RNA sequence: UGAGUUGGCCAGGCAAUCGCUGUUUUCGUUUGAAGGCAGAGGAAAGUCCGGGCUCCACAGAGCAAGGUGCCAGGUAAUCCCUGGGGGGCGUGAGCCUACGGAAAGUGCAGCAGAAAAUAAACCGCCACAUCGGGAUAACACCUGAUGCGGUAAGGGUGAAAUGGUGUGGUAAGAGCGCACCGCGUGGGUGGCAACAUUCCACGGCAUGGUAAACCCCGCCUGGAGCAAGACCAAAUAGGAACCCUACGGUGUGGCUCGCACUGGGUUCGGGUAGGUUGCAUGAGGUUUGUGGUGACGCAAACCCAAGAUGAAUGAUUGUCCACGACAGAACCCGGCUUAUCGGCCGACUCACCAA
Numbered sequence: 001u002g003a004g005u006u007g008g009c010c011a012g013g014c015a016a017u018c019g020c021u022g023u024u025u026u027c028g029u030u031u032g033a034a035g036g037c038a039g040a041g042g043a044a045a046g047u048c049c050g051g052g053c054u055c056c057a058c059a060g061a062g063c064a065a066g067g068u069g070c071c072a073g074g075u076a077a078u079c080c081c082u083g084g085g086g087g088g089c090g091u092g093a094g095c096c097u098a099c100g101g102a103a104a105g106u107g108c109a110g111c112a113g114a115a116a117a118u119a120a121a122c123c124g125c126c127a128c129a130u131c132g133g134g135a136u137a138a139c140a141c142c143u144g145a146u147g148c149g150g151u152a153a154g155g156g157u158g159a160a161a162u163g164g165u166g167u168g169g170u171a172a173g174a175g176c177g178c179a180c181c182g183c184g185u186g187g188g189u190g191g192c193a194a195c196a197u198u199c200c201a202c203g204g205c206a207u208g209g210u211a212a213a214c215c216c217c218g219c220c221u222g223g224a225g226c227a228a229g230a231c232c233a234a235a236u237a238g239g240a241a242c243c244c245u246a247c248g249g250u251g252u253g254g255c256u257c258g259c260a261c262u263g264g265g266u267u268c269g270g271g272u273a274g275g276u277u278g279c280a281u282g283a284g285g286u287u288u289g290u291g292g293u294g295a296c297g298c299a300a301a302c303c304c305a306a307g308a309u310g311a312a313u314g315a316u317u318g319u320c321c322a323c324g325a326c327a328g329a330a331c332c333c334g335g336c337u338u339a340u341c342g343g344c345c346g347a348c349u350c351a352c353c354a355a
Base pairs, nucleotide, nucleotide: 001351002350003349004348005347006346007345008344009343010342012320013319014318015317016316017315018314020039021038022037023036024035025034026033027032041326045337046336048335049334050333051332052331053225054224055223056222065221066220067219068218069217070084071083072082073081074080085099086097087096088095089094100216101215105214106213107210108209117162122155123154124151125150126149128147129146130145131144132143133142134141163181164180165179166178167177168176182205183203184202185201186200187199188197189196190195229277230276231275232274239268240267241266242265243264244263248262249261250260251259252258284303285302286301287300288299289298290297291296321324
């Protein structure tokens, strides 16, 4: 200098004017007016996990269903995070990994291929039998076809064909024997463990793949959700209690009779509209110190930072620059995932050049 890996940060700035939401001060105090202060995010998003909080049910056991799956740790908790192990990818920094069980059982496997699982014989190789050809004095020998066997060395198919190389062996072959490599089992050693092992012994090697297929094994899990829930509380209808009245009341009507209908009042409880709350001091933040490889823990000091409910956080203008992406709270918090113009900082790797 170029190409990368990884961790973190920022997310147009400033000013003026007019608005909106909350809060506060002063005046007025029924409504209000003026001023001050504060007012979206790294993802507020998806609602995929985990918890707080609330109500309901249960407070025990079993089944079902769902989730989860190497080890250790962190945390309120997790399918999250950290560290480590195994496997895969990359020259490397580093990245990815649902990573228990296929020897309980069931199922599944396109194309190609002889055969895809109690493995398998298409070509090839080899033995034997029969028939034929060559050859010979006759055998031996060479060779062809057929049949019946042996053979997993070689060819060919496939993502995958029952360890690899060599050597002995054999009719030809084959872990059939042996050496080395690989694999498995047991022990030792190291590690909390997963696991590792240039240690020792044994086993010719032993039953293909697939479990985000059913399934088996271990572990975990009540349900609904802030439109949860709590409080205050009009009108109308219905309910309860008490009192009054049926010689009543209402309607028709000027009045009576008649006719039709029918109780009235007060209080209470639940509860609708509506309002208040839940709702912003919290597993909170910042800084420093400290323990730990780290996630994170502990201690001290300081700080208070949107709270709407038809739902505020905006609009216009000026100016500067690198010309501005994805996108907007709705009970709260911790994660994950997805979207995102551009810029800045740290650590590390590879290649080349120079000293």

The RNA shown here (Bacterial RNase P class A) has 355 nucleotides and comes from a Pseudohongiellaceae bacterium. Its Rfam family is "Bacterial RNase P class A". About the family: Ribonuclease P (RNase P) is a ubiquitous endoribonuclease, found in archaea, bacteria and eukarya as well as chloroplasts and mitochondria. It is annotated as a ribozyme. The source organism's lineage runs through Bacteria, Pseudomonadota, Gammaproteobacteria, Pseudomonadales and Pseudohongiellaceae. The sequence is in RNAcentral, with records from ENA.